RNA sequence: CUCUUAUCCAGAGAGGCGGAGGGACUGGCCCAAUGAAGCCCGACAACCGGCAUUCUCAUUCGAAUGCAUCGGUGUUAAUUCCAGCAGCGUUAGCUGAAAGAUAAGAG
Numbered sequence: 001c002u003c004u005u006a007u008c009c010a011g012a013g014a015g016g017c018g019g020a021g022g023g024a025c026u027g028g029c030c031c032a033a034u035g036a037a038g039c040c041c042g043a044c045a046a047c048c049g050g051c052a053u054u055c056u057c058a059u060u061c062g063a064a065u066g067c068a069u070c071g072g073u074g075u076u077a078a079u080u081c082c083a084g085c086a087g088c089g090u091u092a093g094c095u096g097a098a099a100g101a102u103a104a105g106a107g
Base pairs, nucleotide, nucleotide: 001107002106003105004104005103006102007101008100013041015040016039017038021031022030023029025084026083027082028081042076043075044074047072048071049070050067051066052065053064054063055062080099085096086095087094088093
């Protein structure tokens, strides 16, 4: 980088360093010196590992539910901030894609 599968209307600091930008892209609309990005700590969550209970099984494997003490990630303004393509609808809006993000697996 590509492919597959799953999830994306919940949750999370008035901490330290840092100094001007940030919210993927485009258009909006926002956030930001009452301090952006980034880093550290904390926190949230529970995808993978792990642990517990139960079921199946001779065992391994597997499944369900739960935990967060430990490890790998991830997340920590706004629904993936909204729309961006298609369908329905006068509109408001609804549904589904696409795109994006994250995890696990494969190449």
Annotation
Predicted 3D model of a 107-nucleotide RNA (SAM riboswitch aptamer (S box leader)) from Lutispora thermophila DSM 19022. The source organism's lineage runs through Bacteria, Bacillota, Lutisporaceae, Lutispora and Lutispora thermophila. RNAcentral holds the sequence, with entries from Rfam and Ribocentre. The coordinates come from a structure-prediction model, not an experiment, and the mean pLDDT is 84.